[in-house]
The prediction has a mean pLDDT of 87. Predicted 3D model of an 85-nucleotide RNA (c-di-GMP-I-GGC riboswitch aptamer) from a Chromatiales bacterium. The sequence was found by an Rfam model in a public genome assembly. Lineage of the source: Bacteria > Pseudomonadati > Pseudomonadota > Gammaproteobacteria > Chromatiales. Its Rfam family is "c-di-GMP-I-GGC riboswitch aptamer". Gene Ontology term of the family: cyclic-di-GMP binding.

């Protein structure tokens, strides 16, 4: 390289609530702990939301990312501990 069953020092935190921003999806704190061996990082490819602005409209509503998820899948970078070499 490779594996991640145990063990050790630890790590991070889904829903959910209270805040906080934001047009919304979301984001950030805090509390919580359903999971994670990369649930460190990075929208590069592919998927998902979301539609404020712009645009279409038959006025119902559709379309659109320049907004956004990394804890959906895949690629890049990095990186602890044990085991193994």
């Nucleotide at each position: 390289a490779c594996u991640g069953a145990u063990a050790a020092g630890g790590g991070c935190a889904a829903a959910c609530c209270u805040g906080u921003u934001g047009a919304a999806a979301g984001u950030c704190a805090g509390g919580g702990a359903c999971g994670c061996a990369a649930a460190g990082c990075u929208a590069c490819c592919g998927g998902u939301c979301u539609a404020a602005g712009g645009g279409u409209u038959a006025c119902g509503a559709c379309c659109u990312a320049u907004g956004a998820c990394a804890g959906c899948g895949g690629g890049g970078c990095u990186g602890c501990c044990a085991g193994a070499g």